[in-house]
RNA sequence: GCCGAUGUAGCUCAGCUGGUAGAGCGCGUCCAUGGUAAGGACGAGGUCGCCGGUUCAAUCCCGGCCAUCGGCU
Numbered sequence: 001g002c003c004g005a006u007g008u009a010g011c012u013c014a015g016c017u018g019g020u021a022g023a024g025c026g027c028g029u030c031c032a033u034g035g036u037a038a039g040g041a042c043g044a045g046g047u048c049g050c051c052g053g054u055u056c057a058a059u060c061c062c063g064g065c066c067a068u069c070g071g072c073u
Base pairs, nucleotide, nucleotide: 001072002071003070004069005068006067007066010025011024012023013022019056027043028042029041030040031039049065050064051063052062053061
């Protein structure tokens, strides 16, 4: 330098054919216990890597860039 994959909550990851973004773990409050763990209820937490384009509407489609990983030279 070229090719490919991945980038979504603190972590691990879903998200179908474009239509106001979810789970598990973790975190907070409460219940419960003599107390703790386990358990139950509720809740907080996201400019969906960045910039632009298409569209009435983009996490999703298109282009560029950045980062990580892999391959080729």